[in-house]
């Protein structure tokens, strides 16, 4: 210099005027509720989004255990928890940085494997090869075989030899792979080495299933308080009478159904598993300690408009608007900035 790979930051700043929603203070009006004005300070995001996963919180249910159902799925760690994050292992890709994998079990059982093909998994044989019989020959019939051809995403180990009528793990050597045993390393997934066995085992579990672990339900319209409105009825349960059953009487409350009424105010409501800096431990995610900082809280739902200055090539221009809160994931996004690493080439 070129090519590449991984990660992070930012999403205009300051000021003036008018307006809107909360909060605090003051003045005035008002019997109360409350209202008006003035002053001060505050008022959307990196995703506030999708509502996919996990938790807090609230109400309901609940002895324990199990069944059913759902979820997770290499190993170790982090965390309140997770399907998230970190580190590592294994498979696949890349010269490399690095990327990628719903990554337990297919020798527990069942099932499935389109088309093509003889055959898609206790096996089988279309062409071919070999033997025998027939036939003038082409060929036909019976038998053997699975080396070669052909089909397919996938065809029952690979290469070489022995062997044979032709062949075949039928036998042998080496290699690949599998089971078992031993030694070594690692917390572990797993890795390295040696021995041994039978010659060999197809794929799919996001098919049923098996194994291990986890999971109660509903959600802030949760839930509670105040005020106000209405019209009760039936059944159950319960109580009384009673030795028991039937019967009779009562039924505020509780449960179910039908019918009727209301939909105003307040709380929940925002300071929290919070941000930043230092330090200690850790490869890291993260954790402990110390210091420091913080200000939306609406409920028909506010956060807008007009200017000026500056930075800039340009700023009016991207994606997008909180609704109980938090941790993640995913998706959308104009433009700008920074860093680590890899490969190639050149120069010193």
């Nucleotide at each position: 210099u070129g090519a590449g790979u991984c990660g992070g930051c930012u999403g205009g700043a300051c000021g003036g005027c008018c307006g809107c929603g909360g909060c605090g203070g003051g003045u005035c009006c008002c019997a109360c509720c409350g209202g008006a004005c003035c002053c001060g300070g505050c008022g959307a995001g990196g995703a506030a989004a999708g509502u996919c996963c996990g938790g807090g919180c609230u109400c309901c249910a609940c002895a324990g255990a199990g069944c059913a159902g759902g979820g997770u799925g290499g190993u170790g760690g982090g965390u309140a928890a997770c399907a998230c994050c970190c580190a590592c292992c294994c498979g696949g890709g890349g010269u490399g940085a690095c990327c990628u994998g719903c990554g337990g079990g297919a020798a527990a059982g069942u099932g499935c494997c389109a088309c093509a093909g003889a055959a898609a998994a206790c096996a089988a044989a279309c062409c071919g090869c070999c033997g025998c019989a027939c036939u003038u020959a082409a060929g036909u019939g019976c038998g053997g075989u699975a080396a070669g051809g052909g089909u397919g995403a996938a065809a029952c180990g690979g290469u070489g030899g022995u062997g044979u009528a032709a062949g075949a793990g039928a036998c042998c050597a080496c290699c690949a792979g599998c089971g078992c045993c031993c030694g070594g390393g690692g917390u572990g997934a797993c890795c390295c080495g040696g021995g041994u066995g039978g010659c060999u085992a197809g794929g799919c579990a996001a098919a049923c299933c098996c194994c291990a672990c986890c999971c109660g339900g509903a959600g802030c319209a949760a839930g509670g308080c105040c005020a106000g409105a209405c019209a009760g009825g039936c059944g159950g349960c319960g109580g009384g009478u009673a030795g028991c059953u039937c019967g009779c009487c009562c039924u505020u409350a509780c449960c179910g159904c039908c019918g009727g009424g209301u939909a105003g105010g307040c709380c929940g409501c925002u300071g929290g598993a919070g941000g930043c800096c230092c330090c200690u431990g850790g490869c890291a995610a993260c954790a402990a300690g110390g210091g420091u900082c913080c200000u939306a809280g609406a409920u028909g739902g506010a956060u807008g408009g007009c200017c000026g200055u500056c930075u800039u090539g340009a700023a009016u221009g991207a994606c997008a608007g909180a609704a109980c809160c938090c941790g993640g994931c995913u998706u959308a996004c104009a433009g700008g900035c920074c860093g680590g690493c890899u490969c190639a080439u050149c120069c010193g």